[in-house]
RNA sequence: GAGGGCAUAGCUGAGUGGUAGAGCACGUGCCUGGCAUGCACAAGGUCCUGGGUUCAAUCCCCGGUACCCCCA
Numbered sequence: 001g002a003g004g005g006c007a008u009a010g011c012u013g014a015g016u017g018g019u020a021g022a023g024c025a026c027g028u029g030c031c032u033g034g035c036a037u038g039c040a041c042a043a044g045g046u047c048c049u050g051g052g053u054u055c056a057a058u059c060c061c062c063g064g065u066a067c068c069c070c071c072a
Base pairs, nucleotide, nucleotide: 001071003069004068005067007065010024011023012022018055027041028040029039030038048064049063050062051061052060
C1' cells in the first nucleotide's frame, strides 16, 4: 500500500427501518450472629465519529478513526 471483518452499559454481548434487551459486576432491601450463596428491586447507553437516504436509522449508503484477520 490492496482486500475483508468489527465498534452497542464498567465487562461480555443480542438486536436485519418504528422510542435498545440480557448475563456478570456495582448499589439498595430481604435472608444470616456475621460473611458467602440465594431472592427481589433499582441505577447505568450522545448505539465510535461526520455526513447522506427515509415520515422514521443501532440497522441502509459514503467518508474518517481505533482494533482484528489476510495479501504484498
The prediction has a mean pLDDT of 83.
Transfer RNA from Vicugna pacos, 72 nucleotides, folded computationally.
It matches the Rfam family "tRNA". About the family: Transfer RNA (tRNA) molecules are approximately 80 nucleotides in length.
The source organism's lineage runs through Eukaryota, Eumetazoa, Theria, Eutheria and Vicugna.